[in-house]
Molecule: SAM riboswitch aptamer (S box leader)
Organism: Megasphaera stantonii
RNA sequence: UCAUCCAGAGCAGCUGAGGGACUGGCCCCAUGACGCUGCGGCAACCCCCGUCAGGGAAGGUGCCAAUUCCAACGGAGUAUUCCGGCAGAUGA
Numbered sequence: 001u002c003a004u005c006c007a008g009a010g011c012a013g014c015u016g017a018g019g020g021a022c023u024g025g026c027c028c029c030a031u032g033a034c035g036c037u038g039c040g041g042c043a044a045c046c047c048c049c050g051u052c053a054g055g056g057a058a059g060g061u062g063c064c065a066a067u068u069c070c071a072a073c074g075g076a077g078u079a080u081u082c083c084g085g086c087a088g089a090u091g092a
């Protein structure tokens, strides 16, 4: 810089009080959070097969509570809501 972000996928061991980026809300959490390790899984991008549709998971990243958890800033709308933007994340 560009693309994507309403899909998908968790157990065990160690540790021990925080975590979900920030602010507000809401939520998870001693029936063990976060983190680390092992194994397993998912399939977003690269990659592989295929003319396409689609499929795969050996390899590189990534990911495996909640839509990026929701909102925030602007606009439309009586309102539920919708659209856009900012920020963030991931990949190339």
Stems, first nucleotide, its partner, number of pairs: 001092005010039005018028003023071003040064003044061003047056003068087001073084004